[in-house]
Context: one part of a larger RNA
RNA sequence: CGGUGGUUAAGGAACUCUGCAAAAUGGCCCCGUACGUUCGCAAUAAGGGGCGCCUCUGGAGGUGAAUAGCUUCUGGAGGCCACAGAAAAUCGAUUCCAGCGACUGUUUAUCAAAAACACAGGACUCUGCUAACUCGUAAGAGGAUGUAUAGAGUCUGACGCCUGCCCGGUGCCGGUAGGUUAAGUAAGAGGGUUAGCUCUUCGGAGCGAAGCUCGCAACCGAAGCCCCGGUAAACGGCGGCCGUAACUAUGACGGUCCUAAGGUAGCGAAAUUCCUUGUCGGGUAAGUUCCGACCUGCAUGAAUGGCGUAACGACUGGAAUACUGUCUCAACCACCGACCCG
Numbered sequence: 001c002g003g004u005g006g007u008u009a010a011g012g013a014a015c016u017c018u019g020c021a022a023a024a025u026g027g028c029c030c031c032g033u034a035c036g037u038u039c040g041c042a043a044u045a046a047g048g049g050g051c052g053c054c055u056c057u058g059g060a061g062g063u064g065a066a067u068a069g070c071u072u073c074u075g076g077a078g079g080c081c082a083c084a085g086a087a088a089a090u091c092g093a094u095u096c097c098a099g100c101g102a103c104u105g106u107u108u109a110u111c112a113a114a115a116a117c118a119c120a121g122g123a124c125u126c127u128g129c130u131a132a133c134u135c136g137u138a139a140g141a142g143g144a145u146g147u148a149u150a151g152a153g154u155c156u157g158a159c160g161c162c163u164g165c166c167c168g169g170u171g172c173c174g175g176u177a178g179g180u181u182a183a184g185u186a187a188g189a190g191g192g193u194u195a196g197c198u199c200u201u202c203g204g205a206g207c208g209a210a211g212c213u214c215g216c217a218a219c220c221g222a223a224g225c226c227c228c229g230g231u232a233a234a235c236g237g238c239g240g241c242c243g244u245a246a247c248u249a250u251g252a253c254g255g256u257c258c259u260a261a262g263g264u265a266g267c268g269a270a271a272u273u274c275c276u277u278g279u280c281g282g283g284u285a286a287g288u289u290c291c292g293a294c295c296u297g298c299a300u301g302a303a304u305g306g307c308g309u310a311a312c313g314a315c316u317g318g319a320a321u322a323c324u325g326u327c328u329c330a331a332c333c334a335c336c337g338a339c340c341c342g
Base pairs, nucleotide, nucleotide: 001337002336003335004334005333006332007331008330010328011327014326019323027051028050029049030048031047036041038158052080053079054078055077056076057075058074059073060072061071062070063069081085093321094320095319096318097317098316099315100313101312105117106116121156122155123154124153125152126151127150133142134141135140159308160307161306162305164238165237166236169235170234171231172230173229174228175227178226179225180224184220188216190214191213192212193211196207197206198205199204239257240256241255242254243253266300267297278294279293280292281291282290
């Protein structure tokens, strides 16, 4: 100097990102117990008191014939000892205000246990059975020895109150008149080749049927796409400028441009607010955090769910009581190392 334990005057979180760590609480019996609430809880809420041993005495039970005895439970009165009677060990600190997630569960074996995943509940879509869907080249298998109160996929996530407007784009579903459109069939036109014919300077040149062959191609031709409708708990989206009321300010109101439609109810400086430590109020002597409001929402918003919510949480933020070597500010003790000598 370090580690692991122990004790500490006065103060008591002044420490620190944070009461991290430590301290404190702790058992049984009795009393007592608020807000809130889904009436189950909250709740061991909180907050108090008692606890050993001895003597006397009352009650109740078991056994038993019994008010003997033995034994179990329980009440009352008095006394004794200690610093200490749940004498050790084991063994809840508590309360308040918020956020998120309803809950019990699950998870990154080896830095993350959570607000992430799951969940019961809700919704949409597909599937009539040789089901849809999945695995497999196939046979076949699962689905299921099930049958729409079933099975599969996707989203949301208890419960309560609710879930607004937009189908222009993308997707999906439906429709078939017209447009476009493949393979295929192939009318037809053309090119190459040459039997033959014509011409010839006898070298060749021109024309050219059939066959073979090379590409081209009218017409016919499905789904799809274009087109016409529907559909948002499908993917998604949900405006700007100018003026206006008998102080001022504000703008119920009006005008205009654009859009598929211009954000409804709620909530709101929020796990979302840049400016920002916004402004006001509360709490503190003092508060970039916290709580309650306001609304100027850079850039909230309704199953990518919105807003609440009792209970629950090794979750996150804030406050308080108790308690303490966390600190002011360090000291000492025990053991184990380091270090020195051998």
The part of an RNA shown here (large-subunit ribosomal RNA, domain IV) has 342 nucleotides and comes from a Planctomycetaceae bacterium. Its Rfam family is "Bacterial large subunit ribosomal RNA". The organism belongs to Planctomycetaceae, within Bacteria.